[in-house]
Context: one part of a larger RNA
Molecule: small-subunit ribosomal RNA, 5' domain
Organism: uncultured bacterium
């Protein structure tokens, strides 16, 4: 010198474009973040618009009521989504990651291909419903009633699975493939606006996942031995799949000074920083994986989870209670209070991109896109231009003549970038739809007006003299300076340097 998620003083116009709890994975008022379909189903309400007509009316009619059509709405049942997206880095030194390779040992909803289906069942239910009822509330119990693309039987197998044995090929090998034969086993749902939407079964892709190897991956030896399911086989059991993954029997084996074990620290990584490189540091932002989701366990559903806004059990801690019992989990986005040197708005908007859902219109979408706050960082722009000697006044200085500030400044002549007023007024979306935004931008008049500070000046190291002080008060990165003429303390002209910053600190090279 460069560098920062930086703080911390003085200063502080404007704008793009980033960036903003590094500590308490502390504790959490309140709001909103993951809903969606009625074109799967039954039901209940709302309006029309037809018929229907008790009682009674001022008798072409009104009118309780019940049917029939449509057109909306949703508590429930069922389908998909809630395993994406967001978030933090606590644990974790390990196949966690990273690069390379393997499954002859695997799974894979939704999408794409391609082949066959898609019959039939007064089958049996359980929600809503009704009616009784417990409870303070969360939430229930009993009896009855009811549908489906929900549950279940049958049927149907061309292809599948499973056994069994052949036979051809192929692999170093446990073993694969293909191809026929017995024998056995499992499927399906409808809805429609009639256009399509969908189920079921298989093979294949495609996505995305699961395991396993080999190389690398912080520090300590003032940690030397460690392991009993521990190391191996057999055989079973289990997973989607290999395997002490679990079990029973048998063997004593299996790691280590090429650092095991044990102990501290730590999410990796792509990159960032700085270096001529080789390295060393680093590990916010943004893009990949991992791990978590108030602590610790457990599994249920499902193509996918042992599940941030699902369940269940303990525990800590908060809140309700009628004291019987019950409710909650911001390391989502805004918030709050605490720690802290130190980090923002309880905003706007689904208009775009994506994402769930749905035939679609469409809903939802604190992801995203915007906007607010903060010189926290880049970067760009102004705070003016020309002319102007009576070298003015002030200031400070002095040898009292002078000399510096100094073309500075007034004064004239101008220009309007910005800033304020006026008009107009985008793109961003492809017919239509714009949060940003009346933003940007463009145009008009109008005034030098609204806009400079900070740190230095002994030598490194650019920049010097006067007063004050008198080893005191200070000062300082190193050397050092002040004990009466201090260029080093304070103040002041003056001057260097950088400037909407300027300097300290802290940390890297």
């Nucleotide at each position: 010198u460069g560098a920062u998620g930086a703080a911390c003083g003085c200063u502080g116009g404007c704008g793009g474009c980033g960036u903003g709890c590094u500590u308490a994975a502390c504790a959490c008022a309140u709001g909103c973040a993951a809903g969606u379909c009625g074109a799967a189903c039954g039901g209940a309400c709302u309006u029309u618009a037809c018929a229907u007509g008790a009682a009674g009316c001022c008798u072409a009619g009104c009118g309780a009521u019940u049917g029939u059509a449509a057109a909306g709405u949703u508590a429930g049942u069922g389908g998909c989504g809630g395993a994406c997206g967001g978030g933090u880095g606590a644990g974790u030194a390990a196949c966690g990651c990273g690069u390379g390779a393997a499954u002859a040992a695997c799974c894979u909803g939704c999408c794409u291909u391609a082949u066959a289906c898609u019959g039939g069942g007064c089958g049996g239910a359980c929600a809503a419903c009704a009616g009784u009822u417990g409870g303070a509330a969360a939430c229930g119990a009993c009896u009855g009633c009811u549908a489906a693309u929900a549950c279940c039987g049958c049927a149907u197998a061309a292809g599948c699975g499973c056994a069994c044995g052949g036979c051809u090929c192929c692999g170093c090998a446990u073993g694969g493939a293909a191809c026929a034969g017995u024998g056995u086993g499992a499927a399906a749902a409808a809805c429609u606006c009639c256009g399509g939407u969908g189920g079921u079964a298989u093979a294949a892709g495609a996505u995305g996942g699961a395991u396993u190897c080999g190389c690398g991956u912080c520090u300590g030896a003032u940690u030397a031995g460690u392991u009993a399911a521990u190391u191996g086989g057999c055989g079973a059991g289990g997973u989607a799949a290999c395997g002490g993954c679990u079990c029973a029997c048998c063997a004593a084996g299996a790691c280590g000074a090429c650092g095991a074990u044990c102990a501290g620290u730590a999410u990796c990584c792509g990159g960032c920083c700085u270096g001529a490189g080789a390295g060393g540091g680093u590990g916010a932002a943004c893009g990949g994986c991992c791990a978590c989701a108030u602590u610790g366990g457990g599994a249920c559903u499902g193509a996918g989870a042992c599940a941030c806004g699902g369940c269940c059990c303990a525990a800590a801690c908060u809140c309700c209670u009628a004291c019987g019992g019950g409710a909650g989990g911001c390391a989502g986005c805004a918030g709050u209070g605490g720690g802290g040197a130190a980090u923002a708005u309880u905003g706007c908007a689904c208009a775009a991109u994506g994402g769930g859902g749905g035939a679609a219109a469409c809903c939802c979408u604190g992801a995203u896109g915007c906007a607010g706050c903060g010189a926290c960082g880049c970067c760009g722009c102004g705070u003016g231009a020309g002319u102007g000697a009576a070298g003015a006044a002030g200031u400070a200085u002095g040898u009292c003549g002078g000399u510096a500030u100094g073309u500075a400044a007034a004064g004239c002549u101008c220009u309007a970038u910005c800033a304020g007023c006026a008009g107009g007024g985008a793109a961003u979306a492809a017919a239509a739809u714009g949060a940003c935004g009346g933003u940007a931008c463009c145009u008009g008049a109008c005034u030098a007006a609204c806009a400079a500070g900070c740190c230095c000046c002994g030598g490194c190291u650019a920049a010097c003299u006067a007063c004050g002080u008198g080893c005191c008060a200070g000062c300082a990165g190193c050397c050092g300076c002040a004990g009466u003429a201090a260029u080093a303390c304070g103040u002041a002209c003056g001057g260097g340097g950088c400037a909407a910053g300027c300097g300290u600190u802290a940390u890297c090279c």